Predicted 3D model of a 61-nucleotide RNA (transfer RNA) from Podarcis muralis. Model confidence (mean pLDDT): 83 of 100. It matches the Rfam family "tRNA". By type it is a transfer RNA. Lineage of the source: Eukaryota > Episquamata > Lacertibaenia > Lacertinae > Podarcis.
RNA sequence: UGUGGCUCAGUGGUAGAGCACCUGCUUUUUGUGCAGAAGGCUCUGGGUUCAAACCUCAGCA
Numbered sequence: 001u002g003u004g005g006c007u008c009a010g011u012g013g014u015a016g017a018g019c020a021c022c023u024g025c026u027u028u029u030u031g032u033g034c035a036g037a038a039g040g041c042u043c044u045g046g047g048u049u050c051a052a053a054c055c056u057c058a059g060c061a
Stems, first nucleotide, its partner, number of pairs: 001061002005019004013050001022036004027031001043059005
């Protein structure tokens, strides 16, 4: 340090962005631009709390 396929945000209250992928429109074009959709039970298991991705303990990598 561990969060969608990748790179990362997220100071306890229903998890987001960029890129990629898919669909549609645009376009001379597989590209560009625009719009939309899909994709996460947040490394695992406990504890605290009305409520944990967030605090805490152990473990794994």